Context: one part of a larger RNA
RNA sequence: CGUAGGAAAUUUGAGAGGAGCUGUCCUUAGUACGAGAGGACCGGGAUGGACGAACCUCUGGUGCACCGGUUGUUCCACCAGGAGCAUAGCCGGGUAGCCAAGUUUGGAAGGGAUAAACGCUGAAGGCAUCUAAGCGUGAAGCCCCCCUCAAGAUAAGAUUUCCCAUUCGAAAGAAGUAAGAUUCCUUGUAGACGACGAGGUUGAUAGGUCGAAGGUGUAAGCACGGUAACGUGUUCAGCUGAUCGAUACUAAUAAAUCGAGGG
Repeated sequence: CGUAGGAAAUUUGAGAGGAGCUGUCCUUAGUACGAGAGGACCGGGAUGGACGAACCUCUGGUGCACCGGUUGUUCCACCAGGAGCAUAGCCGGGUAGCCAAGUUUGGAAGGGAUAAACGCUGAAGGCAUCUAAGCGUGAAGCCCCCCUCAAGAUAAGAUUUCCCAUUCGAAAGAAGUAAGAUUCCUUGUAGACGACGAGGUUGAUAGGUCGAAGGUGUAAGCACGGUAACGUGUUCAGCUGAUCGAUACUAAUAAAUCGAGGG
């Protein structure tokens, strides 16, 4: 820009893409078959491998603004307590998120037309013949079925709901608006940027605060014991990023723009 008014939702599916794998064991049954050795079709069930998808409850990895331990050195006047630097100084753990080695899940079943093949009826050719007319059975393959995208499918589809017939103008057209949308702002389940989603005071959108979960592992100060290193008590303390809940304390103020008049 188009989809013969302007919008907001919900959709149909022409078409396109994806998926499509397979082992072992039990049973049927030591049955059919076979002199024996051996040993099934068909059908039913269980459990794996590889591959794919989703997710983080569990097991773990990572987790450079979480917690603790510790070495050297400089500084905060000193002690104590801390801070900087040394690969994040080194080491032990670890929330959310992300992830797999973890968890869940998929291939199934079914329908249609067929291939090779096997048939029915059946002439040419009084017989025979699956074929010439006609009709069947038949595959991990084909078309559906399953999953995803999809009306720029210009043949531009459908349904529901909302807005209405303003002003100027001879007309062409222009203007202010309606429903609605956007700018702008707070942002994340989204994200390179656009986009998408949640919100903007009639408000829990983000931050803060409070409470909780989870993590770390018992803070500082003081007291007591010990010559001291240190130990014990106060104290399962103190601290705590992303998680959950509550709460308008802070910031989403104020405002502007676009947007129909219809064959």
A computed fold for a 263-nucleotide part of an RNA from an uncultured Eubacteriaceae bacterium, annotated as large-subunit ribosomal RNA, domain VI. Its mean pLDDT, the model's own confidence on a scale to 100, is 89. It was read from a public genome assembly. Rfam family: Bacterial large subunit ribosomal RNA.